[in-house]
RNA sequence: UGCAGCAAAAGGCAAAGCCGUCGAAAGACGGUCACGCAAAGCUACCGGUCUAAGGGCGGAUGCCUAUGACAGCGGAGUUGCCUGC
Numbered sequence: 001u002g003c004a005g006c007a008a009a010a011g012g013c014a015a016a017g018c019c020g021u022c023g024a025a026a027g028a029c030g031g032u033c034a035c036g037c038a039a040a041g042c043u044a045c046c047g048g049u050c051u052a053a054g055g056g057c058g059g060a061u062g063c064c065u066a067u068g069a070c071a072g073c074g075g076a077g078u079u080g081c082c083u084g085c
Stems, first nucleotide, its partner, number of pairs: 002085004012037002017032006035072001041078003045075003048070003054065004
């Protein structure tokens, strides 16, 4: 440096639920907890999904729309621990 993750060690992350804070919502953050994870580190670049405040349409229940989100949906890019070859 490349490939692989059967086993091990050192450590790491933390779903759902519950509590609190923020947010229009989706969701995020902190605490608790432990479903899982070898990138469950990072980046919305491609596809996808969620929300619809504002805006547009409508007589109206509503419909459309991301500049808001999801990296623990898939792909891609990028950085990296341990072990083996």